[in-house]
A computed fold for a 1494-nucleotide RNA from a metagenome, annotated as small-subunit ribosomal RNA.
The coordinates come from a structure-prediction model, not an experiment, and the mean pLDDT is 85.
It matches the Rfam family "Bacterial small subunit ribosomal RNA".
RNAcentral holds the sequence, with entries from SILVA.

RNA sequence: AGAGUUUGAUCCUGGCUCAGAACGAACGCUGGCGGCGUGCUUUACACAUGCAAGUCGAACGAGAAAGCCCUUCGGGGUGAGUACAGUGGCGCACGGGUGAGUAAUGCAUAGGAACGUACCAUUAGAUUUGGAACAACCACGGGAAACCGUGGCUAAUACCGGAUAACAAGGAAACUUUAAAGGUGGCCUCUACUUGUAAGCUACCGUCUAAUGAGCGGCCUAUGUCCCAUUAGCUUGUUGGGGGGGUAAUGGCCCACCAAGGCGACGAUGGGUAGCUGGUCUGAGAGGAUGAUCAGCCACACUGGAACUGAGACACGGUCCAGACUCCUACGGGAGGCAGCAGUGAGGAAUAUUGCACAAUGGGCGAAAGCCUGAUGCAGCAACGCCGCGUGAGUGAAGAAGGCCCUCGGGUCGUAAAGCUCUUUCGAUUGGGAAGAAGGGUGACUAUGUUAAUAAUGUAGUUAUUUGACGGUACCUAAAGAAGAAGCACCGGCUAACUCCGUGCCAGCAGCCGCGGUAAUACGGAGGGUGCGAGCGUUGUUCGGAAUUACUGGGCGUAAAGAGCACGUAGGCGGGUUCGUAAGCCAAUUGUGAAAUCCCGAGGCUCAACCUCGGAAUUGCAGUUGGAACUGCGAAUCUUGAAUGCUUGAGGGGGUGAGGGAAUUCCUGGUGUAGCAGUGAAAUGCGUAGAGAUCAGGAGGAACACCCGAGGCGAAGGCGCUUACCUGGCAAUGCAUUGACGCUGAGGUGCGAAAGCGUGGGUAGCGAACAGGAUUAGAUACCCUGGUAGCCCACGCCGUAAACGAUGGAUACUAGGUGCUUGAAUGUUUAACCGUUUGGGUACCAAAGCUAACGCAUUAAGUAUCCCGCCUGGGGAGUACGGUCGCAAGGCUAAAACUCAAAGGAAUUGACGGGGGCCCGCACAAGCGGUGGAGUAUGUGGUUUAAUUCGAAACCACGCGCAGAACCUUACCUAGGCUUAACAUUCUCGGACAACCUCAGAGAUGAGGCUUUCACUUCGGUGACCGAGGGAUAGGUGCUGCAUGGCUGUCGUCAGCUCGUGUCGUAAGAUGUUCGGUUAAGUCCGGCAACGAGCGCAACCCUUGUCCUUAGUUACCAUCAUUAAGUUGGGGACUCUAGGGAAACUGCCGGUGUCAAACCGGAGGAAGGUGGGGAUGACGUCAAGUCCUCAUGGCCCUUAUGCCUAGGGCUACACACGUACUACAAUGGCACAGACAAAGCGCAGCGAUACCGCGAGGUGGAGCUAAUCGCAAAAACAGUGUCUCAGUCCGGAUUGGAGUCUGCAACUCGACUCCACGAAGUUGGAAUCGCUAGUAAUCGAAGAUCAGCACGCUUCGGUGAAUACGUUCCCGGGCCUUGUACACACCGCCCGUCACACCACGAAAGUGGUCAUAACCAGAAGUAAGUGAGCUAACCCUCGGGAGGCAACUUACCACGGUUGAGGCCGUGAUUGGGGUGAAGUCGUAACAAGGUA
Repeated sequence: AGAGUUUGAUCCUGGCUCAGAACGAACGCUGGCGGCGUGCUUUACACAUGCAAGUCGAACGAGAAAGCCCUUCGGGGUGAGUACAGUGGCGCACGGGUGAGUAAUGCAUAGGAACGUACCAUUAGAUUUGGAACAACCACGGGAAACCGUGGCUAAUACCGGAUAACAAGGAAACUUUAAAGGUGGCCUCUACUUGUAAGCUACCGUCUAAUGAGCGGCCUAUGUCCCAUUAGCUUGUUGGGGGGGUAAUGGCCCACCAAGGCGACGAUGGGUAGCUGGUCUGAGAGGAUGAUCAGCCACACUGGAACUGAGACACGGUCCAGACUCCUACGGGAGGCAGCAGUGAGGAAUAUUGCACAAUGGGCGAAAGCCUGAUGCAGCAACGCCGCGUGAGUGAAGAAGGCCCUCGGGUCGUAAAGCUCUUUCGAUUGGGAAGAAGGGUGACUAUGUUAAUAAUGUAGUUAUUUGACGGUACCUAAAGAAGAAGCACCGGCUAACUCCGUGCCAGCAGCCGCGGUAAUACGGAGGGUGCGAGCGUUGUUCGGAAUUACUGGGCGUAAAGAGCACGUAGGCGGGUUCGUAAGCCAAUUGUGAAAUCCCGAGGCUCAACCUCGGAAUUGCAGUUGGAACUGCGAAUCUUGAAUGCUUGAGGGGGUGAGGGAAUUCCUGGUGUAGCAGUGAAAUGCGUAGAGAUCAGGAGGAACACCCGAGGCGAAGGCGCUUACCUGGCAAUGCAUUGACGCUGAGGUGCGAAAGCGUGGGUAGCGAACAGGAUUAGAUACCCUGGUAGCCCACGCCGUAAACGAUGGAUACUAGGUGCUUGAAUGUUUAACCGUUUGGGUACCAAAGCUAACGCAUUAAGUAUCCCGCCUGGGGAGUACGGUCGCAAGGCUAAAACUCAAAGGAAUUGACGGGGGCCCGCACAAGCGGUGGAGUAUGUGGUUUAAUUCGAAACCACGCGCAGAACCUUACCUAGGCUUAACAUUCUCGGACAACCUCAGAGAUGAGGCUUUCACUUCGGUGACCGAGGGAUAGGUGCUGCAUGGCUGUCGUCAGCUCGUGUCGUAAGAUGUUCGGUUAAGUCCGGCAACGAGCGCAACCCUUGUCCUUAGUUACCAUCAUUAAGUUGGGGACUCUAGGGAAACUGCCGGUGUCAAACCGGAGGAAGGUGGGGAUGACGUCAAGUCCUCAUGGCCCUUAUGCCUAGGGCUACACACGUACUACAAUGGCACAGACAAAGCGCAGCGAUACCGCGAGGUGGAGCUAAUCGCAAAAACAGUGUCUCAGUCCGGAUUGGAGUCUGCAACUCGACUCCACGAAGUUGGAAUCGCUAGUAAUCGAAGAUCAGCACGCUUCGGUGAAUACGUUCCCGGGCCUUGUACACACCGCCCGUCACACCACGAAAGUGGUCAUAACCAGAAGUAAGUGAGCUAACCCUCGGGAGGCAACUUACCACGGUUGAGGCCGUGAUUGGGGUGAAGUCGUAACAAGGUA
């Protein structure tokens, strides 16, 4: 520091996800040791049991017992002035727990004035004199208990009175008001008695008054302190006043009176949530999240209320009351409060011992010893966290065994193990063994203070003695022995790490993208590897990455986002100069910013974690001093911003009134007759009752042609006949005036198209709804005929639009060019024209710059400033609820649950379009002949079957694989056999093998007989061959063509497909290859940021057409001879054969064309523009075809899915389709006689002449290994005759009979011949195929396969046409361009209803809970006030009583509770509404292309 994920690819926007760190964690697997920390985050739920606050006899009275000792047995002493209890003092308000409440009565920071303060410290002074009680105790009584009552005795540092009175307060003054407590030790210097004690003195501890301090506490102020505006108004003690009360103290804190204030968009009030902070986690920081442990503050103590005591509480382990709950009870009544430490139950994913000790630190009491202390120190449990250590080290290759993989060679685990040599941390065992202890007490001693004092006592010191929970712990040590100690997750990418097996969209995985449908590095296992390591993963949460809320640090033309427009309030911002001020700002300094933490430097535990010390830091707040540039504020001034006046100008700017003509429609009348209207075509409609057409007249409403122009005006919406009046804004020139008066603008106000609403008018035309006619599968549409609201006017609402420049307003700056519109100045002697200059507006092009790109570009989307509005993934949704506006329709404001990993912008390449342009092709058209109808052949589907083997499926399957299924082939079926096998290699043993014969059998095969010694040799044997045996292995037309190679089809013989370098672009990509011509062609030329090149095209190859030459046998024969015959001699001319050459190149001429390429025409030529034909098939597409040609991975079978054999089947047959043959006849059939080819083939062959047979054929065998012989007859054709339009002398299917040939064998199942039979069929519906010249059509011939079998296939020649205007249309293709929401690419994508399932949400008659609230009732405890018959110790008293006090009662306030009302929120709810999600449901086809109606 980034990465993955939207796309075919790209850039951008934008969300989601990951890698990091952290945790009071939990869960899974695993687990050796130690140190230091941490440990109910949930029910502030309920709690059994024990402990957590006491202490003081030096404040006080009283005061045991057991035991022991003595005893005169009565008792005494000791225990002991001890224990228990009481009065009294201090403490219990600290320490410890928890976070419910609390959004400010809190907390943090900085300040303040009107206060209190026990204990502590300092200072000054005092500590006097009397009195009355009450507990304990005793007696009696009540009660189950808790506990209580009555009477009596008593002490004090308990209580009360008097005296004294500094300060303080009051008062003019006089004067008035308020205190106290003693205890313990010691001593006689002074006095008394005089032993020693008392008064006294003295020390210490107390007590009282006053002042001060420290620390602590109370109060006040400012600033900061979460979310919601779908909470906008709140407030009556409310805000203030002077007065009074109250308090320690200020204050509406309380009260009466007076005034009517106070708070609030700088967010009051209300609602929700929450203890706050130092800090902690994260982060580069700014921030964000958090508030466990430790520390500061606050609040609370079962729930609610209340006060008492006290220095301090409205009190966790106090009191009273009310409530809920639990317990005891004798039913009358009582007791309790773990959010102290342990512990229990419950809850929960989850959190520990009913431990030890006061040794240390600290606290309370005490003079002290000491006592108390679940504070604290320690231990226990838990890998909960952090830190440290160990589980061994060295050597060791036969690279062991074994596992795994393998191309079978090997590789890997792996020096890993074993083995050998060492070491011994930690643990277990043995022995030793700290520091933590300093003090305090007591005794003795020394010095010194106080004092009369050598008592006592205080202080300092010496010495002796005494104290450890942890714990026999840390640490040290001895002996032994590698001995006791490794797991977890991951291995497709992100992200380090790969193979095998299993599974087969199953099981499963998954953080995101995504894996799994038979070869899964993604599931499960294994081997191996990677990472971390006593841990490792998972889950949850927080920050980070995320610049994804942007202060640092984002955006708004098209991605989300500029309000429809203006005016204007608050607010924000604001021109030049001068002076002042000092709020902001800057500097220095002071205070504070607790400690701990973080950081730095040291130090201590062996290191580290941890701990200690010091520093820095704490970015903040406040004070003081200074500065004056900038901002603010105050004052003065200026003119350039802004405004005003005068002058001029343009304009569909607005409002009101008046006027006008053209056109449509209607009405009236005339002329006139059969149609009109309408459409793609029609129909509905109108018309013989006279339409339409035409002429004249009239009525009425709406809109204003041409001018009219990306031209004008307006803020926007918007504004267009003429004219009058009223009126707003704008611009220009010059002069004058004011003197910053400005810009923006939350709320607010106004304007605001169309449609719509209300009331009243109006209505010619158009025209939602509606009706009818068409179209259509349907057509609630598009088209047509009608037609109501409405569009018009007046008044009033509505307040929205793609209200768009999808671009808020203002100001300044930053190259130009060209228009349009409207002003001004100036030049040309004037005018017109023209030119120059300068303003306003508006439009296009373009530089810099910006932008993701497209694009914008002085009218910015550039460079800057100011202000406002708005955005933060898609869907849900601009929806629900709430509020508000509206008559309504609806508008404004505006969520969430849930769901997805995308949604989106711009551009690129393709593909596609019922987009465009250009061009080609038997593509159409023009023609010729077919197919589709019949019969048959053949292939396919289907059906059938034991099997009808398998494959091929639009074009590109279907006379295809098959150039030939009777057996074989053959893969299928039935039956019978074989199991190392029919075939290959290897080992061992034996033997030649073979042939022949007999029997069984359907045969394979089996049994038997007969016969038999191959080659080489070093004589050992070896090699072929045969047989037997054994293991490796064979074999498979079994599966997968979607694992493959090879081969093939198709687009398509279409003209295309690419590359290098350069250039352009952020990039995908583009350019080149586009453009203008031209071509069959990306063929060539020209131009051009391209220049070149490759694969294709063309050419080179074969064949055919002409000629020349060479060579003439088997071919040929002109001349010579000869024959029946090129038969023979001869010839080498011709034909022909087959070698070599020539020839054609737009070469020549004319025209056109860019001085081009090329095209058109012509000449010559056998052939002319590629002469005809063939071979040749670019990059690629279709997961096209083939595992059954062959090869091959994987899987499967192995006495069978292999092999052998016989028979059957592939030939079935209701039917459907394809491809052919033969026909339907006279351009014909039949008969007779006659003529002309080419190319092939032939020795297991072709087979002549001859003879036989009606014929197929047979007999026979001349010739031929072929230019020699044979197949071989060519046929259509031409000639003659006949048939004469009919199911025929057409047609030949079918069937019967008889044969021939091939072959082991023609039954299933061959071909052919003869005789007989003589079916359908009379030219073929919709539809569809081929062909452009030696072609179609027609005629025959040959060949391959092959024993035999062709109507198929391939090849060959004979005869030999018609037509092409042309490219509108159909199909296919090429190039350019355009649109796109497609990229599996239009056989694409995709929308909505309905049906089904699930999910969350809204409404809803109601219903339940909760919260706060209003009014009223009620009124415990308590406090205050009043009353106080009753009761009453201290003081006074004249002794009667009084003062004072208490009980009790009343009143006020008030908790719980009750009644009624209205409200917020949360549940639930029959039914209902839309929404979301869900491989293969229904209906249509709305959108994307002109998406077929943009």